Description:
Predicted 3D model of a 76-nucleotide RNA (transfer RNA) from a Caldilineae bacterium. The sequence was found in a public genome assembly.
RNA sequence: GCCACCCUAGCUCAGUCGGUAGAGCAGCGCAUUCGUAAUGCGCCGGUCGUCGGUUCAAAUCCGACGGGUGGCUCCA
Repeated sequence: GCCACCCUAGCUCAGUCGGUAGAGCAGCGCAUUCGUAAUGCGCCGGUCGUCGGUUCAAAUCCGACGGGUGGCUCCA
């Protein structure tokens, strides 16, 4: 330098026709318990990497940029 993939909640990840953004864990509250880190119920938590484009409508399609992972190539 080239190619592919990834970037979504604090963490790990779903989201496959473009049509109200989700799960588990963590956190908080309540219940339960002799007690609890266990169990049950509930709540909070999101510029969907950034910018721009297409569209009535974009996490989703297109482009550029940034970051990460892997592969390839060149030099030595």